């Protein structure tokens, strides 16, 4: 360098950094402080993706003495355009509204789902970390039933 095989990574509560913490060496020396090296921590899951562009404090709860956002970046959010779906006989065009391939909205009732924390084991001097180990508990979107509502014009077909 080439080929082959194997392993790991290819992230979207995601990445990085301040901050905090640990350890070693050195210095001061009132056991702590300073400095340097090496490290640790720094968002817990549920949910969320038509294409292009723009934008940035982009949904929900759990836990907690707490940095679970203090800062930077990103992002499935939002906005615009396009495409597509739905809007009560069928189809096509335009328009309006709401949505995004499980492709309309609102209301009531019912229903389902988590991880961390914790425990156990393991790794590390330690901060701390790992388990495709154990046990428990959400909310929203969602789902089911019922109720209410869901533009207008035109062409063709059908009754």
């Nucleotide at each position: 360098u080439a080929a082959a095989a194997u392993u790991u990574a290819g992230a979207a509560g995601c990445g990085c950094c301040a901050g905090a913490c640990u350890u070693c060496a050195c210095g001061c020396a009132g056991a702590g402080c300073g400095c340097g090296g090496a490290g640790u921590u720094g968002a817990c899951g549920a949910g969320g993706g038509c294409g292009g562009g723009g934008u940035u404090u982009a949904u929900c709860g759990a836990a907690g003495u707490a940095u679970u956002c203090g800062g930077c970046g990103g992002g499935u959010g939002c906005c615009c355009c396009g495409u597509g779906c739905u809007g009560c006989g069928g189809u096509c065009c335009a328009u309006c509204a709401g949505c995004a391939u499980u492709a309309c909205a609102g209301g009531u009732u019912u229903u389902a789902c988590a991880a961390a924390u914790c425990c156990u084991c393991a790794a590390g001097c330690a901060a701390u970390u790992g388990a495709c180990g154990g046990g428990a508990c959400a909310a929203a979107a969602u789902a089911a039933a019922c109720c209410u509502g869901a533009u207008u014009g035109g062409g063709c077909c059908u009754u």
Overview: GlmS glucosamine-6-phosphate activated ribozyme aptamer from Sporobacter termitidis DSM 10068, 159 nucleotides, folded computationally. NCBI's taxonomy places the organism under Bacteria, Bacillati, Bacillota, Sporobacter, Sporobacter termitidis. It matches the Rfam family "glmS glucosamine-6-phosphate activated ribozyme aptamer". Rfam describes the family as follows. This entry contains a glucosamine-6-phosphate activated ribozyme that is found in the mRNA for GlmS. GlmS is an enzyme that uses fructose-6-phosphate and glutamine to generate glucosamine-6-phosphate. The ribozyme catalyses self cleavage of the glmS mRNA that is thought to regulate GlmS activity. The family's RNA type in Rfam is riboswitch.